[in-house]
RNA sequence: CGCGGGAUAGAGAAGUGGUAUCUCGUAAGGCUCAUAACCUUAAGGCACCCGUUCGAUUCGGGUUCCCGCAA
Repeated sequence: CGCGGGAUAGAGAAGUGGUAUCUCGUAAGGCUCAUAACCUUAAGGCACCCGUUCGAUUCGGGUUCCCGCAA
């Protein structure tokens, strides 16, 4: 230099064009004599730039970073 995969909430992971979801965690409240457990609620996220589209996590192009293959 060439090829492929990946980047989504604090952690892990879904999501093939229209409300971004789940588990754990965090916070508040409830329950309890109290703690744990349990129940309810909330905060918090699509790597970056551009394009296509009425509408992009999703499609196209480029950049950055990580992993792998070949050499």